Molecule: c-di-AMP riboswitch aptamer (ydaO/yuaA leader)
Organism: Frankiales bacterium
RNA sequence: AGCCGUCUACCGCUGCCAGGGGUCGGAGCGGGGGACCCACCGGUUCCACCGGACGCUUCGCGUCCUCGGGGUGAAGGCGUGCACCUGCGCCCGGGCUUCCCGGCCCGAACCCGACAGCUGACUCCGCAGGCGUGAGGAAGGACCCA
Numbered sequence: 001a002g003c004c005g006u007c008u009a010c011c012g013c014u015g016c017c018a019g020g021g022g023u024c025g026g027a028g029c030g031g032g033g034g035a036c037c038c039a040c041c042g043g044u045u046c047c048a049c050c051g052g053a054c055g056c057u058u059c060g061c062g063u064c065c066u067c068g069g070g071g072u073g074a075a076g077g078c079g080u081g082c083a084c085c086u087g088c089g090c091c092c093g094g095g096c097u098u099c100c101c102g103g104c105c106c107g108a109a110c111c112c113g114a115c116a117g118c119u120g121a122c123u124c125c126g127c128a129g130g131c132g133u134g135a136g137g138a139a140g141g142a143c144c145c146a
Stems, first nucleotide, its partner, number of pairs: 002131003008027001010026002012023003028127006038117001043049001051065006068115001069112004076091005092107006
């Protein structure tokens, strides 16, 4: 006594009312795709094509996979140790306190599915989850004694 995070104490609708729940929506917050210009521009016989597996009506389509590539996020880099799990050090990034110094912590996880630079119009998606302070109540366990 609030904190991390986009994830909001908002508006509307929902047979009379209230609460709760729900949702075709709106607002707000946040994310992806998507022109000119700019940037990038590998291989090949310079047309086209360019990961793997399977199936089909087979020069194409469909399904699945991921040591290619990409996305959300602070969640990255280097060195060293380690069979693996995983440790340590430095740089860098993030959070809380407190704006600074200082102190204490974090550097995960998930997603797309061969594919995406930026990008106006346009279009699609999310609105979760996890902690803490104080107060009250209930239950269980451990130890000691009798």